[in-house]
RNA sequence: GAGUUUGAUCCUGGCUCAGAACGAACGCUGGCGGCAGGCCUAACACAUGCAAGUCGAGCGCAAUCCUUCGGGAUCGAGCGGCGGACGGGUUAGUAACGCGUGGGAAUGUACCCUUCUCUACGGAAUAGCCUCGGGAAACUGAGAGUAAUACCGUAUACGCCCUUCGGGGGAAAGAUUUAUCGGAGAAGGAUCAGCCCGCGUAAGAUUAGAUAGUUGGUGGGGUAAUGGCCUACCAAGUCUACGAUCUUUAGCUGGUUUUAGAGGAUGAUCAGCAACACUGGGACUGAGACACGGCCCAGACUCCUACGGGAGGCAGCAGUGGGGAAUAUUGGACAAUGGGCGCAAGCCUGAUCCAGCCAUACCGCGUGUGUGAAGAAGGCUCUAGGGUUGUAAAGCACUUUAAGUUGGGAGGAAAGGGUAAUGAUUAAUACUCGUUAUCUGUGACGUUACCAACAGAAUAAGCACCGGCUAACUCCGUGCCAGCAGCCGCGGUAAUACGGAGGGUGCAAGCGUUAAUCGGAAUUACUGGGCGUAAAGCGCGCGUAGGUGGUUGUGUAAGUGGAAUGUGAAAGCCCUGGGCUCAACCUGGGAACUGCAUACCAAACUGCGCAACUAGAGUACGAUAGAGGGGGGUAGAAUUUCAGGUGUAGCGGUGAAAUGCGUAGAGAUCUGAAGGAAUACCGGUGGCGAAGGCGGCCCCCUGGAUUGAUACUGACACUGAGGUGCGAAAGCGUGGGUAGCAAACAGGAUUAGAUACCCUGGUAGUCCACGCCGUAAACGAUGUCUACUAGCCGUUGGAAUCCUUAGAGGUUUAGUGGCGCAGCUAACGCAAUAAGUAGACCGCCUGGGGAGUACGGCCGCAAGGCUAAAACUCAAAUGAAUUGACGGGGGCCCGCACAAGCGGUGGAGCAUGUGGUUUAAUUCGACGCAACGCGAAGAACCUUACCUACUCUUGACAUCCUCGGAACUUCUAGAAAUAGUUUAGUGCCUUCGGGAACUCUAUGACAGGUGCUGCAUGGCUGUCGUCAGCUCGUGUCGUGAGAUGUUGGGUUAAGUCCCGUAACGAGCGCAACCCUUGUCCUUAGUUGCCAGCGGUUCGGCCGGGAACUCUAAGGAGACUGCCGGUGACAAACCGGAGGAAGGUGGGGAUGACGUCAAGUCAUCAUGGCCCUUAUGGGCAGGGCUACACACGUGCUACAAUGGCCGGUACAGAGGGUUGCCAACCCGCGAGGGGGAGCCAAUCCCAGAAAACCGUUCGUAGUCCGGAUUGGAGUCUGCAACUCGACUCCAUGAAGUCGGAAUCGCUAGUAAUCGCGGAUCAGAACGCCGCGGUGAAUACGUUCUCGGGCCUUGUACACACCGCCCGUCACACCAUGGGAGUUGGUUCUACCCGACGGCCGUGCGCUAACCUUUCGAGGGGGCAGCGGACCACGGUAGGAUCAGCGACUGGGGUGAAGUCGUAACAAGGUAACC
Repeated sequence: GAGUUUGAUCCUGGCUCAGAACGAACGCUGGCGGCAGGCCUAACACAUGCAAGUCGAGCGCAAUCCUUCGGGAUCGAGCGGCGGACGGGUUAGUAACGCGUGGGAAUGUACCCUUCUCUACGGAAUAGCCUCGGGAAACUGAGAGUAAUACCGUAUACGCCCUUCGGGGGAAAGAUUUAUCGGAGAAGGAUCAGCCCGCGUAAGAUUAGAUAGUUGGUGGGGUAAUGGCCUACCAAGUCUACGAUCUUUAGCUGGUUUUAGAGGAUGAUCAGCAACACUGGGACUGAGACACGGCCCAGACUCCUACGGGAGGCAGCAGUGGGGAAUAUUGGACAAUGGGCGCAAGCCUGAUCCAGCCAUACCGCGUGUGUGAAGAAGGCUCUAGGGUUGUAAAGCACUUUAAGUUGGGAGGAAAGGGUAAUGAUUAAUACUCGUUAUCUGUGACGUUACCAACAGAAUAAGCACCGGCUAACUCCGUGCCAGCAGCCGCGGUAAUACGGAGGGUGCAAGCGUUAAUCGGAAUUACUGGGCGUAAAGCGCGCGUAGGUGGUUGUGUAAGUGGAAUGUGAAAGCCCUGGGCUCAACCUGGGAACUGCAUACCAAACUGCGCAACUAGAGUACGAUAGAGGGGGGUAGAAUUUCAGGUGUAGCGGUGAAAUGCGUAGAGAUCUGAAGGAAUACCGGUGGCGAAGGCGGCCCCCUGGAUUGAUACUGACACUGAGGUGCGAAAGCGUGGGUAGCAAACAGGAUUAGAUACCCUGGUAGUCCACGCCGUAAACGAUGUCUACUAGCCGUUGGAAUCCUUAGAGGUUUAGUGGCGCAGCUAACGCAAUAAGUAGACCGCCUGGGGAGUACGGCCGCAAGGCUAAAACUCAAAUGAAUUGACGGGGGCCCGCACAAGCGGUGGAGCAUGUGGUUUAAUUCGACGCAACGCGAAGAACCUUACCUACUCUUGACAUCCUCGGAACUUCUAGAAAUAGUUUAGUGCCUUCGGGAACUCUAUGACAGGUGCUGCAUGGCUGUCGUCAGCUCGUGUCGUGAGAUGUUGGGUUAAGUCCCGUAACGAGCGCAACCCUUGUCCUUAGUUGCCAGCGGUUCGGCCGGGAACUCUAAGGAGACUGCCGGUGACAAACCGGAGGAAGGUGGGGAUGACGUCAAGUCAUCAUGGCCCUUAUGGGCAGGGCUACACACGUGCUACAAUGGCCGGUACAGAGGGUUGCCAACCCGCGAGGGGGAGCCAAUCCCAGAAAACCGUUCGUAGUCCGGAUUGGAGUCUGCAACUCGACUCCAUGAAGUCGGAAUCGCUAGUAAUCGCGGAUCAGAACGCCGCGGUGAAUACGUUCUCGGGCCUUGUACACACCGCCCGUCACACCAUGGGAGUUGGUUCUACCCGACGGCCGUGCGCUAACCUUUCGAGGGGGCAGCGGACCACGGUAGGAUCAGCGACUGGGGUGAAGUCGUAACAAGGUAACC
């Protein structure tokens, strides 16, 4: 820097990614070289070989060889010396003076250097060897004899050590060619080592007290040396909140890695230090060890054994097994560097130098170069043209690094040795040493590096990725499967996300993945964060330690600043040179190492000391306000109870009721009494208090605050870890008290349930005293203190002063409120009472859940409180604000939404559609409104998609290719499709080539599909809704989403218009323009009309007329235009005039942005998928018409506003040639016959019906109603059985106005009456139209439904059909408790007590020295014995950690389980602590 919480936004906040790095591992792949690195795990066990020897110039002996016989050389086992304490390995232990850094004093130091002195005289042994034994072996015993630079004594003592200052003590080694080498003592140096100290160097306080040699002293011992290091005695100290003790983890450092830095992580290789060497303990030797390749003991393990005993220690180099994701050869050489020994030559050296293995890391090189378009083939893709792979290949022309072959060929080599000369030394020319010259001569690597020649493009490219982050896209397969995934997330039939392919991108002998580290992460914030609401201020005081601290002077120099010295190892990093062809790598020099120490200088600031000051703080005095606290007393109102009176039937309670009380007298009312609790009005964002909290009045005691003027003290201050006190309500203990209220409980209701909400009762409790508890949303969700920073308006307390006056104003001070600027803030907001600007101190936070939980500890009588995790799990959780949506939130407004009315539905019968059921099939679709007389404007066949049976396979239909033919016709079988068969014939056009149409055959491309997906789609449609809304540009505001405009005041049917206005304009909608209807005019006058005139067969029939009606073209008219009122002088509204019509005149067409994954793949079109002798085609019959039932929509009714009969009148709009069909005749009728007219203002359908006039019926299942059924017919049609309509006769069901509920309608409307049309052979009670008659009602907007605007709340955004909580059931996971059990660590007490050194003893044994009477004794030593100490081991009891554990507790997770509905809206009882 990016991704990820949201519809979107800003913030907070976590998770994740891009980078670097690695002792790595794994997967795929692999040409060369250089340079480095290579058991991180089992400090697990180890076969085999090697890793420490050397010296004959210390010593004797044996063997071999040579010999001038004197001896010499080599080699072996020993004695002796030096070295095996270095080098090499490892990191178990160690939280420590272990390490780092800087100091210190009480020390030692072999080999090395310097100086001084000495190096004399003696003695006794012993190994090897030999002999004899023991033993399997390892090894070992006895005897004899032997050497030394091995051992011992004596002498001497310049230095040395001890001392009681008299004195006492202590050395040595020789070798040899006589030069040296060596030895002893002493002093000094160098080096190395031991010890002490300051500072620094992990985590945990859920480890708070630890400690008896512990702390100090004295004496003694011990050590190289200080010291409780050890011991005896004395004292009682010592460490610790600046973290003792305990537990866990860990070698430390230079450095390495990351980072801008500060930091973080780390401590492989290289270097310094430490520790360890199978585990534990111990000492010996030595200059040095408590010793990796030494010793002793104990233990475990392994091996040998003759069972009696022995041997061993790879954390050296190789190597083996094992463990593990994982780490190499049982190589070469001492040529170089270094080490040990040696005079030296030299020997030894798994140190080291090299080689081998490994892409483990870093660096370099190569796998060719140029040209080459027919843009080859092939692959992939495609819109079928092309595109891409791609100059890529091929082809042509070149080159030869590296690898290969051949040949040549440095450097790493210095030394050493020989000869000669010369110098030193010396008596010397000898010897030795040095220098010079010359000769000789040493290489593991090594077939080295390097150079040259040869041949030929020849021998050499992969891996990961391609949804976003993140560079790179298409096809196929798959179909929430298989799989991917770092995070977000992909996959449910069109996947750039899975798998494959083509293409592309990135890196490249590597590329990816994984683990762990730093970074990004300012996500522990020193640099560099926060705490009103996101996580986070302790409930509030007092106060200890600590931190911080006013003004002036002076001193000091701890902090601070400066310059200096020492140190800060080397390597590394950085800078700059040099060497490998470059680089990595190596190397010279410099800088740096920010640190520590020492002394010096300065004195501003901080500290410290001293002296002063008064502005902070405090004291004294006067005054003021107050529900501040504690105790005592007292008052009135009210509730309740009791007693009495009056009085009678209810009271009480609720949404409505009931439980309850009441005729045994309630409630009501009056009087009296009792008792407890609380103090109306005043009363107030008023007062007081640190907070919790405090309210009648009076008295007593008492704390604090404010204010005024002086005086005094003189920084006495602020904060405050621990500590301590106070601390609402509830709760607990003891004892009282109890009127009202009231958990629990009981009853009554409500409810599906109701362990609730409501009601009636009611106990703890509420009250008092004393004692606990110690928590609250203890909130201003805002710690305390101090200073500073615009204003305005209230209110409480005080003061003085001015002016005015008895009250207002200004000033000041202490509180308490409301606005508001700057500033701050993510925003909301805060804003002198800060969340602003600064300072001081304390507390707290670090993703959500698990969890304020478990365990442990402390407190509590208990309830519980305080402190306080982890496993596991998620990619979010949260805050503020925005736009919507929603609310059983609010306001305003509208609509046949309610209300007011009229008529219906729901009840009956029938019709029709749907569900269900049935069926071989009852084809399919439509499902709240917005499916259900819907698609279907019309299923007997057809339709038809369904079922059964039969039948066809290039197909019923389209195009192309091929062959033939006109088409066609007869008969038979069959249910038909179809099959067989028969006869006849050669059509049309022609430019004569042929062509078009039709038909047959064969073949394959293909046809075909009402098969699936309306959730892949187009188109069309429904709906909200003819609701008034939906947006944009520019500007402005806001960090932003967004807002403004579009809100507000009016008004309208309307976002209609006006006014206002940080908005100004505009678009789609509204309205208007269009059609129709209502009035008039003009024009025109047949098929329409007929006023006047004439004729008449009396029919506008004829002549005629053009006036009227009408027809159909064009105009006029209506615009709030005019008047009055209201209004804001506006828009507009109300009333009026005129007018056919008045405020959009009535009706229609017209449907904004969008919503519902609404409907339709079965109108059509269409992607994808599926079927292809069938899911396609044909045909016959059946079905879509079934029928216990349920629902929707209708028709007809139930009758008298009516039915029946008779008579009389008035429409409009339509349709008609496959048609409408007149007159007339027949039939009761449906209808039949008949045939005129009409392609229609002419003819026909066609009698309109309600109405009106008259008759009858008389309230009845009827003269209502007509279902159902029987019979007889008519019509259509190939055909009315399943399954048509109609007619006549007969039959005459239910039904007497319809429960809950529900629908339509505001005027030519409802209601009622008939007429027509589409579809159609026939078949409407449906649908679409037409006219006739023709009402009632609207107070109004409380309520229901729907909608619009504003506002409010929200945990919703798939948007309330939302979200979401808890129990239960199931599966899995981690975890707590748990009778116990197993193991580790550790403590205390006791027992045991190896080896070992120490102490004592020293019976026994004993070469050196001394004495000796020669027998021995002394001194010393050894073995033995005893003692204390002590490892291992054991017993008992604790502590602690870990594993397992029947059972059990809660927790977490899990697409569709159960029960309810607690929360989010007033969430339906506001929520929460």
This is a predicted structure of a 1473-nucleotide RNA (small-subunit ribosomal RNA) from an uncultured prokaryote. Rfam family: Bacterial small subunit ribosomal RNA. Its mean pLDDT, the model's own confidence on a scale to 100, is 84.